[in-house]
Context: one part of a larger RNA
RNA sequence: GCCUGCGAGUUGAUAGCUGUGGCAAGCCUAAGGGAGGGACACCCGGAGGCGAAGCGAAAGCGAGUCUGAACAGGGCGAGCAGUCGCAGUUAUCAGACACGAAACCUGGUGAGCUAACCAUGGUCAGGGUGAAAGUCCGGUGACACGGACGGGAGGCCCGAACUCACUACUGUUGCAAAAGUAGGGGAUGAACUGUGGUUAGGGGUGAAAUGCCAAACGAACCAGGAGAUAGCUUGUUCUCUCCGAAAUAGCUUUAGGGCUAGCGUGACGCGGUGACUGAAGGAGGUAAAGCACUGGCUGGGCUAGGGGGCGUUAAGCUUACUGAACCCAACCAAACUCAGAAUGCCUUCAGGGGAGCGUCGCAGUCGGGCGGUGGGAGAUGAGUUUCACCGUCGAGAGGGGAAGAACCCAGACCCCCAGUUAAGGUCCUGAAGUCCAGGCUAAGUGGGAAACGAUGUGACCCUGCAGAGACAGCCAGGAGGUUGGCUUAGAAGCAGCCACCCUUGAAAGAGUGCGUAACAGCUCACUGGUCAAGCGGGGUUGCGCGGAAAAUGUAACGGGGCUGAAGCCUGGCACCGAAACUAGGGAUACUACGGUAUGGUAGGAGAGCGUCGUACCAGCGGAGAAGGCGUCCUGGCAAGGGACGUUGGAGCGGGUACGAGUGAGAAUGCAGGC
Repeated sequence: GCCUGCGAGUUGAUAGCUGUGGCAAGCCUAAGGGAGGGACACCCGGAGGCGAAGCGAAAGCGAGUCUGAACAGGGCGAGCAGUCGCAGUUAUCAGACACGAAACCUGGUGAGCUAACCAUGGUCAGGGUGAAAGUCCGGUGACACGGACGGGAGGCCCGAACUCACUACUGUUGCAAAAGUAGGGGAUGAACUGUGGUUAGGGGUGAAAUGCCAAACGAACCAGGAGAUAGCUUGUUCUCUCCGAAAUAGCUUUAGGGCUAGCGUGACGCGGUGACUGAAGGAGGUAAAGCACUGGCUGGGCUAGGGGGCGUUAAGCUUACUGAACCCAACCAAACUCAGAAUGCCUUCAGGGGAGCGUCGCAGUCGGGCGGUGGGAGAUGAGUUUCACCGUCGAGAGGGGAAGAACCCAGACCCCCAGUUAAGGUCCUGAAGUCCAGGCUAAGUGGGAAACGAUGUGACCCUGCAGAGACAGCCAGGAGGUUGGCUUAGAAGCAGCCACCCUUGAAAGAGUGCGUAACAGCUCACUGGUCAAGCGGGGUUGCGCGGAAAAUGUAACGGGGCUGAAGCCUGGCACCGAAACUAGGGAUACUACGGUAUGGUAGGAGAGCGUCGUACCAGCGGAGAAGGCGUCCUGGCAAGGGACGUUGGAGCGGGUACGAGUGAGAAUGCAGGC
C1' cells in the first nucleotide's frame, strides 16, 4: 500500500411540541399488595399529581378582581378541555456521536542504570627526574653556607595495563537505540575498580548541566480516581423527492466560542395584505451647481490707515511702497448653501405569486471572497483595509475569455446522431464569410506603458505670397558720406555705450552670421535676371513614430501565419455557436386542467430500499437450504429485486407487525492476511 473483518447520535430519567389512541369535567395511579408454576397477563391500591377560576403584596373578594373617592379609566382574567398511554422529534441531567491530550490527585514499585556517601577488598609494566633528612669533607669563634656521597620526595615527567572521551573520518533501515578506525588526555591520585549497603518523586543525589534517579526527567514508573476535561482537530457508513440559508446587529474576560434577533424549513391559522410596476400625494438637502451666509483665493479699481521723502519736524504737501473695507472680473470648500436634481424613503389606489403576515416545532449561520459603483483610511499604493448599494462565487454545472471560484453569456428533472439563438466568433489549427460597401494604418502598429519630443500620414479650418511671375535653385549686384560718435593699445557693419541720419540707385541695415590683433575676406537682409506654378505660416482632429533595459528558451497575438488585411473605424447581409429557447419521448409534484415547476453546501421536511432478530400466517429444502462464482432478465428514478448455470452440503426465505449492537472509503482509525 491493497484486500477482508471491526469501527461513531445510544440508553435511562424529567420536561416541551407533534401524531395517534383510551377516558373525559375529569384523567392517571406511585410505592406496595393479591392470586398464581411464574418476575408476564389480570386484579387491588387515589397517598399523590395535572386539569376544571381568577385577581391581589395581603386581609380578602370571586367571573371577576386589583388600583382608585369613583358605579371613571387602566392592568390581569372570564369567552377556546383536559388527562393518561404509545410513537416521533428536541431539550436538560448523566461519558451522552466516536477517537485524541499536555496535565492533576491517591496508593504503591524502583539506586542490579546512574549521582553521592558508608563498610570491606583489589589494581597501577617499564623508564626518567632526583626534594628533605643523614654521613664525610670544606668553611665559621660557633652557626650559617658550599661540595661530594647518600637518600628516594612529588594532586612531578615519559609511557602500557586501567580509565577518560579532545579531533577527524567512517557509520546514520549502523556491528551498535552512541559503535569502529587513526590520533588524543590522565595514568601514586580530588586515581581507578569488585562486593555488600544507605538516600525516593515536590523527594533524593548533584566539583551545578536542570545533570542523574533502569535506553525520552523543569519533576520517575505502575495501578487507580477515569470514559478527567478538550469553546480545539479529525472522522461519522443505504436511496430518492421538495424547499433552501448565513458569514449581519446587540450583548458577552467576548473576538476561530456563545445567547437573542435577522435570514432557512415544516405544521396550523389569517386573506388579497408581498417584492415589483403604474398613478397620486408627501418629507428631505446628497450629486451637479452656486457665492446670498461662513471661510479661503487671483487680478484690477478706489479709499481710510501704515511706510518713505519734503517741511519751521507744526499744519500740510508729495509718493514707481504697502494696503483693511468697498466696487468690478475670475475661482475654491466633508464639517459653506440663495437655490437644488436623479435614485432612495413614507402614505393611498390599481395590477401583481413556492408572495405576505401571525403562532408553534426544528435548524444552520456570527472567519466570507471577488467585481462594478459611492465614500473613509493608505502613497487619489496593494490580490490592502473599513462602510454603503448591486451582482456573482460561496452553495452553480454548461458556452466564451488560450489556460483561469468571482469577468461576459446562461440558471443543468432524464433521454435524443433534430432545430433556433446568446456571449463570442467565421484564413489554418478549429464549427462558421479568405462576405459586401466606404475610409484609415506601413508601425507587424494591431499584439504592453507616461510626461515629453518630431517637415510620419489622412480630414477640416484660419491666414500670407503668387502669370503685373511667387517659393526653391542658379547668374549678378549688395554701393557712397564713413574707419558714424564715444570708448579703447586697437574698435573700420560685427567687444561695449549712444545715435541709427543723408546720398546714388532696380536694390543695398551706420548692418544677420562666420571671420581678423585691428583691417581684409566670406555671407545675409534687400534688388535685377533666369525658370516656371503653386509656395509659406498657424490651429483642430483620426491613425501611426520615438521615449521602451532582466534574469531556463522565441515568450507582451494561444500558435501558424496575416498588409486594398486574417489590423483599425463606419454601415450591411449571411453563417457557426451553450445543459439558454424550440420540437419529439419519458418521470415526479402541483394545477384555476390551459399548464406550471423540478442546480444546490449548512440545514428543515417527506417517501422508501436493504441487514439482524422476535411473533403470527401460509411455504421451500439431500430430486440440494444458506453462502461463493458467472450469465441474463426485469421492473423500480434509486437504494435494489429475480431467473438460470455452476460450486457448496443443511438449513432458508415470503407476507404482516414489532424490535435493533442496522448499511463504511476516508478518523497519520483497530485486527488479520498478502
Molecule: large-subunit ribosomal RNA, domain II
Organism: Pseudomonadota bacterium